RNAcentral holds the full RNA, with entries from ENA. Predicted 3D model of a 351-nucleotide part of an RNA (large-subunit ribosomal RNA, domain IV) from a Dehalococcoidia bacterium. Rfam family: Bacterial large subunit ribosomal RNA. The organism belongs to Dehalococcoidia, within Bacteria.

Context: one part of a larger RNA
RNA sequence: CUCGCGUUAAGGAACUCGGCAAAAUACGCACGUAACUUCGGGAGAAGUGUGGCCUUCCUUGGAUGUAACAAUUUGUGGGAGGUUGCAGAGAAAUGGCCCAGGCGACUGUUUAGCAAAAACACAGGACUCUGCAAAAUCGAAAGAUGAGGUAUAGGGUCUGACACCUGCCCGGUGCCGGAAGGUUAAGAGGGGAUGUUAUCUGUGAUUUAUUAUGGAGAAGCAUUGAAUUGAAGCCCCGGUAAACGGCGGCCGUAACUAUAACGGUCCUAAGGUAGCGAAAUUCCUUGUCGGGUAAGUUCCGACCCGCACGAAUGGUGUAACGAUCUGGGCGCUGUCUCAACGCGAGACUCG
Numbered sequence: 001c002u003c004g005c006g007u008u009a010a011g012g013a014a015c016u017c018g019g020c021a022a023a024a025u026a027c028g029c030a031c032g033u034a035a036c037u038u039c040g041g042g043a044g045a046a047g048u049g050u051g052g053c054c055u056u057c058c059u060u061g062g063a064u065g066u067a068a069c070a071a072u073u074u075g076u077g078g079g080a081g082g083u084u085g086c087a088g089a090g091a092a093a094u095g096g097c098c099c100a101g102g103c104g105a106c107u108g109u110u111u112a113g114c115a116a117a118a119a120c121a122c123a124g125g126a127c128u129c130u131g132c133a134a135a136a137u138c139g140a141a142a143g144a145u146g147a148g149g150u151a152u153a154g155g156g157u158c159u160g161a162c163a164c165c166u167g168c169c170c171g172g173u174g175c176c177g178g179a180a181g182g183u184u185a186a187g188a189g190g191g192g193a194u195g196u197u198a199u200c201u202g203u204g205a206u207u208u209a210u211u212a213u214g215g216a217g218a219a220g221c222a223u224u225g226a227a228u229u230g231a232a233g234c235c236c237c238g239g240u241a242a243a244c245g246g247c248g249g250c251c252g253u254a255a256c257u258a259u260a261a262c263g264g265u266c267c268u269a270a271g272g273u274a275g276c277g278a279a280a281u282u283c284c285u286u287g288u289c290g291g292g293u294a295a296g297u298u299c300c301g302a303c304c305c306g307c308a309c310g311a312a313u314g315g316u317g318u319a320a321c322g323a324u325c326u327g328g329g330c331g332c333u334g335u336c337u338c339a340a341c342g343c344g345a346g347a348c349u350c351g
Base pairs, nucleotide, nucleotide: 001346002345003344004343005342006341007340008339010337011336014335019332027051028050029049030048031047036041038161052083053082054081055080056079057078058077060075061074062073063072064071096330097329098328099327100326101325102324103322104321108120109119124159125158126157127156128155129154130153136145137144138143162317163316164315165314167247168246169245172244173243174240175239176238177237178236181235182234183233187229188228192224193223194222195221196220199216200215201214202213203212204211205210206209248266249265250264251263252262275309276306287303288302289301290300291299
C1' cells in the first nucleotide's frame, strides 16, 4: 500500500452527482397517536415511560387432596419496600422516522449473465368479428385447437382500479352498406381480313402437248379477329373517429396606458371544448412572483407568452401500495474538517 474489521477528542453531511457507505433504530408491556381517507386504512404513525434480583401484601385460575374445610404445589394480575452494576430486551437475533411532490391504482411480471422501472400484466371500460360444421388458428390433406364451449360464449384491437369526465371534424385513408350509371378480365361471339388452291384466263417458247410466267379465284383447311355480351373491383352515393388520424392565419377596436369582451377578412373537413400547464412535455430559460436556505440552475405554490399539453395513442384528480424517481427536515454517525490507533488476511524481505 490492498482487502476485511474495531475504536475515536471537538464538530455533525461542512463529504458527495446524491447521506453512497457506515452509524443509528430494533424485543415485550403500558400510555399515546395527526393530516387525509375508497371508512378498510393511514398505524408499529409520531412520541413517552418501563423491564434484573430480593422481601412482603393483595387478587384470582389450575392440579393434588378432603365428606367439606385445611394443607401442599404451580401459575395470572396488581401494590409496597429493598438491593448490585457504567449498563437489567445486560449475549445473539431484531423497523430509523417525518414532511412534500412526480409516475404507476394495488399483489404480481421482465432484459438467465451491466437495466426491476414510470416498462409488461392486471381487475374494470370500449369497439369489432363470430348463429356453430362459428369466427380465429395450426396443417398441401385427413384432422386438431377453439370446445365436448354456444353471444352472460369465443377471437381480435385499444384503454387500464376508483371518482368526475371523454368536446368538434367523415375532406384524405380504412371499414361497413348501396346498387342506377361509367370503366373492367377470362370466356361467349364471330362481321370481316389474310394465306393456300380446284378451276378459268392473258402472254411467251416449242417437239401440239408440254413448259415458263402474269391475273382472277369457290369450297375446305389454316392464321388473324371487329361489333355485341361479360362478375367482383375501381369510379360513384351514403354511414362510421373508445377506426388510422386532424383540431388555422391576418388586421382593427374601449375616455391614461396596456389589453381586447367586439368587428372585418382569408382559408378549412373542422379550427383544441372541459381540465391541466416552464410539466417525465418550455427552445428562449437559472422565465417572473412567492415559499424554503445566510446563500437554492434542483424542489414546492402560483402566473400563462402551451417553441411543440389535451380528453380510452385517454384528460384531470386520488386514499392505500412501491428494493421507484425528486426536494426538505429530525435523529445518527470517520462521509467529511483530518486523520489516528489497534486486530486479521495479503502484498514486500529472508527462507